Large-subunit ribosomal RNA, domain I from a freshwater metagenome, 544 nucleotides, folded computationally. Rfam family: Bacterial large subunit ribosomal RNA. Model confidence (mean pLDDT): 84 of 100.
Context: one part of a larger RNA
RNA sequence: GGCGCAUGGUGAAUGCCUUGGCACCAGGAGUCGAAGAAGGACGCGAUAAGCUGCGAUAAGCUUUGGGUAGGCGCAAAUAGCCUGUGAUCCAAAGAUUUCCGAAUGGGGCAACCCAGUGAGCAAACGCUCAUUACUGUAUACUAAAUACAUAGGUAUAUAGGGACACACCUAGGGAACUGAAACAUCUAAGUACCUAGAGGAAGAGAAAGAAAAAUCGAUUUUCUAAGUAGCGGCGAGCGAAAGGGAAAGAGCCCAAACCAGUAACUUGUUACUGGGGUUGCGGAUAGGCUAUAAAAUGGAGAGGUAUCUUAAUCGAAUAAAGCUGGAAAGCUUAACCGUAGAAGGUAAUAGUCCUGUAGAUGAAAAGAGAAGACUCCAAGCCUAAUCCAGAGUACCACGAGACACGAGAAACCUUGUGGGAAGCAGGGAGGACCACCUCCCAAGGCUAAAUACUACCUGGUGACCGAUAGUGAAGAAGUACCGUGAGGGAAAGGUGAAAAGAACCCCGGGAGGGGAGUGAAAUAGAACCUGAAACCGUGUGUCU
Numbered sequence: 001g002g003c004g005c006a007u008g009g010u011g012a013a014u015g016c017c018u019u020g021g022c023a024c025c026a027g028g029a030g031u032c033g034a035a036g037a038a039g040g041a042c043g044c045g046a047u048a049a050g051c052u053g054c055g056a057u058a059a060g061c062u063u064u065g066g067g068u069a070g071g072c073g074c075a076a077a078u079a080g081c082c083u084g085u086g087a088u089c090c091a092a093a094g095a096u097u098u099c100c101g102a103a104u105g106g107g108g109c110a111a112c113c114c115a116g117u118g119a120g121c122a123a124a125c126g127c128u129c130a131u132u133a134c135u136g137u138a139u140a141c142u143a144a145a146u147a148c149a150u151a152g153g154u155a156u157a158u159a160g161g162g163a164c165a166c167a168c169c170u171a172g173g174g175a176a177c178u179g180a181a182a183c184a185u186c187u188a189a190g191u192a193c194c195u196a197g198a199g200g201a202a203g204a205g206a207a208a209g210a211a212a213a214a215u216c217g218a219u220u221u222u223c224u225a226a227g228u229a230g231c232g233g234c235g236a237g238c239g240a241a242a243g244g245g246a247a248a249g250a251g252c253c254c255a256a257a258c259c260a261g262u263a264a265c266u267u268g269u270u271a272c273u274g275g276g277g278u279u280g281c282g283g284a285u286a287g288g289c290u291a292u293a294a295a296a297u298g299g300a301g302a303g304g305u306a307u308c309u310u311a312a313u314c315g316a317a318u319a320a321a322g323c324u325g326g327a328a329a330g331c332u333u334a335a336c337c338g339u340a341g342a343a344g345g346u347a348a349u350a351g352u353c354c355u356g357u358a359g360a361u362g363a364a365a366a367g368a369g370a371a372g373a374c375u376c377c378a379a380g381c382c383u384a385a386u387c388c389a390g391a392g393u394a395c396c397a398c399g400a401g402a403c404a405c406g407a408g409a410a411a412c413c414u415u416g417u418g419g420g421a422a423g424c425a426g427g428g429a430g431g432a433c434c435a436c437c438u439c440c441c442a443a444g445g446c447u448a449a450a451u452a453c454u455a456c457c458u459g460g461u462g463a464c465c466g467a468u469a470g471u472g473a474a475g476a477a478g479u480a481c482c483g484u485g486a487g488g489g490a491a492a493g494g495u496g497a498a499a500a501g502a503a504c505c506c507c508g509g510g511a512g513g514g515g516a517g518u519g520a521a522a523u524a525g526a527a528c529c530u531g532a533a534a535c536c537g538u539g540u541g542u543c544u
Stems, first nucleotide, its partner, number of pairs: 001543009015529001016494002020465002022462007029454002031163002039100003042055003046078002050074002061094006070082003105114003115132007134160009168199001169197005179186001183233001209216002220247005230238002251446003254390001258275008280424001282388003285384005297378005307368004312361003318334001320333004335352002337341001343355003395419007405431001426441005481488002501528001504515004
């Protein structure tokens, strides 16, 4: 030195575990903000660096309710306190809430600097309190060129501003890669992205509809119709609707005609207020009839009832025996409960030990909130071509967009430019256009539910993960660290049932170790469960 056996070091795999994640389901909630938010800076502890909590009343103050013996957070320790006159803790409501931040008195390199006005205090420097941004709207007062006036100015009141949940929604803008096996129409796609705005949903919505039967009857969503009819360098591709089945279900209000009142001035109009009225044979007005239609129903409102949410309470049954063991919940026997044999914990595997579970009960305070009742609104028929019924609108031309539909035979819808009606004996539509027929009434508005989503809260589930996995993050994680910055972005879990965490002695400067002791175990000793391999030793056998 090789090989073998035994035994160690190092090292961290593997196994087991789970405080943390992931996905989904159900219910709730879906906002906060000038009464200063979201997010931060700086502080607050006896000792206090970090996290958590809080704000100069600073790990907290007050009230109300729950609850019961301990408490002074994570987090040990000492000191000192609090607590049956009920603390700590849990819930509801309130008080306080520095400075920055929309940040709003002015400024500014965020968490800083410097003011005005009023009041109070002070001998004084000064201190304390309040207030002072901008924009819109309303009202009042003032007030130019310019006489009345108006513009402008001032004051007061009120609203807005910003954040977010990288979600959902509406609107204004709006790509390219790609596909077409190249590429230009086309596609990707009205997608990504930017901007504005809103709500718990949004948008749409009570037919100038769909249709073709003398039919239906607002909207939305879904299954189907259907990859059909169609569109399409008829390429790639794009792609309906009616109808049928279901979810949900709800309908209303103005403008005008006419009447009354008020005001203005340009003296016959306009504006405002109230009544009236709202639909395809309607309303006003005039006349007539019945005699208050008629309560089913719909809408709005106020109050906030039942109930629910935000703390909780009660809650059955083995202190059974023996055995093994460090330990019984295991094994062998013997019992019991069960509207409870879900689950977790307890020194191994517990229905009957603990927390719970089934079931039952509960709110001073705050929030949510039906149905019903209450209040208000909605109201018949006939006759009369007297009046009214949404105008730079419909429609046309040109140019675009949007419709499944690429200009096409291209309707319907929207409108940039130009032209430009009728007025109920009227008007629009039925996919060029015309006729007939049928359906409907534009140019004003509101509207719950069924639908979309999940930052957040509660409960639950998993042929989801188990520390190189699962979130980037199971520990002070968006931390340490890197970068001027935008931004990038880790590693790191496990003693034991219980610290019982090794008194005391010995070697050593210490580190470390040897005894002793604890423990079931210390090759469980804090560099701590298990402890593979690479790698490095020790002992021994054998070969050279």